[in-house]
Description
Predicted 3D model of a 349-nucleotide part of an RNA (small-subunit ribosomal RNA, central domain) from Hildenbrandia rubra. It matches the Rfam family "Bacterial small subunit ribosomal RNA". Model confidence (mean pLDDT): 86 of 100. The RNAcentral record of the full RNA draws on ENA and SILVA.
Context: one part of a larger RNA
């Protein structure tokens, strides 16, 4: 191996691209490597086996039998696999036309709020809290009004609606740019699927370097509470968080559920779009592409999934094999540094 799994029980790489490998549409023809039959060689004897017989029986002994994978050679078969040659067009792709979106990068530009600074009114208190105090304030606060900087983030539309591998993506314009989605009919003819090992992007936090710093706020300091209060509340308040170059490579990176392809009841709602009917911008039907919700058959340990499958199959490719010790050591690759990838054992239960 024959034979197990991975939605929560150990088990799907955070995402995608993409070599080698593995898999691979339909139809002729052809070759004969796999592959099938047939038959020659070998495949020592003992041994096993089965039939007799010999020792009084068995063991054991003797003789006939059959049995023998596999390698070699010879002749044939053509159904599948493969290989060559022609050919399709149902997958895959290129063209057209349309179309919907917060898919990216960039520059421009805009209102509220916020703080702060001047100016003006005004006077004693404001802030905060379970309740207070630290704190602010007669050097004039707090409120109100004007005027003026800054920086960050865009209320209402907004919605199990949208778009994107995935992380993620929401103010408005404008340039430049990927994808997708539906119809058409031309056109290419399998050109496809998965993907070790590579590469390429990756929230947040963090790390260099230069800026930038409103507001928030790890450390930090102060004042409550409290037995203590290195917290929970409260006043301040620095990294940081924001940009521009690089690094870091990890998150309950989730749908905790790989991708592709096929099939296998319906019912509801909703995005996009094409068709017909309708109808004059509104119904209804109905197809293809999303995205929700019940729910049949099945599947499940059950919890539930259920045509966006966890159902019924094929193909790839990652993992997983009691618990701990261990997201550890130890080496070894990677980072400046935090660290990150890989990943054991004694031991113990």
């Nucleotide at each position: 191996u024959u034979g197990g799994g991975c939605g929560u029980a150990a088990a799907g790489c955070g995402u995608c691209u993409g070599u080698a490998g593995g898999u691979u549409g339909u139809a002729u023809a052809g070759u004969a490597a796999g592959u099938c039959u047939a038959u020659u060689g070998u495949a020592a004897a003992a041994u096993c086996u089965u039939a007799a017989g010999g020792c009084u029986c068995a063991a054991c002994c003797u003789u006939a039998a059959a049995u023998c994978a596999g390698c070699a050679g010879u002749a044939g078969a053509a159904a599948c696999u493969a290989c060559u040659a022609u050919a399709c067009u149902a997958g895959a792709g290129u063209a057209u036309a349309g179309u919907a979106a917060g898919g990216g990068u960039a520059a421009a530009g805009g209102g509220a709020a916020u703080u702060u600074u001047c100016a003006a009114u005004g006077u004693a208190g404001c802030g905060g809290u379970g309740a207070a105090a630290u704190g602010u304030g007669u050097a004039g606060a707090u409120a109100u009004u004007g005027a003026a900087a800054a920086g960050a983030a865009c209320a209402c539309c907004a919605g199990u609606g949208g778009c994107g591998a995935a992380a993620g993506c929401g103010c408005u314009u404008u340039a430049c740019u990927a994808g997708g989605c539906u119809a058409u009919u031309a056109c290419u003819g399998a050109c496809a699927c998965u993907c070790a090992g590579a590469g390429a992007c990756g929230a947040a936090a963090g790390c260099u370097a230069a800026g930038g710093g409103a507001g928030c706020a790890a450390a930090u300091g102060g004042g409550a509470u409290u037995a203590g209060a290195u917290a929970c509340c409260c006043c301040a308040g620095u990294a940081g968080u924001c940009u521009u170059a690089g690094c870091u490579g990890u998150a309950a990176a989730c749908g905790a559920u790989g991708g592709a392809u096929a099939c296998u009841a319906g019912g509801u709602g909703u995005u996009g779009u094409g068709c017909g009917u309708a109808a004059a911008u509104u119904u209804c039907g109905u197809g293809c592409a999303g995205u929700a919700u019940c729910g049949u058959a099945g599947c499940u340990a059950a919890c539930g999934c259920g045509u966006u499958a966890a159902g019924u199959a094929u193909c790839c490719c990652g993992c997983c094999u009691g618990g701990g010790a261990a997201u550890u050591a130890c080496g070894c690759u990677c980072g400046c540094a935090a660290g990150a990838g890989u990943g054991a054992a004694a031991c113990u239960c």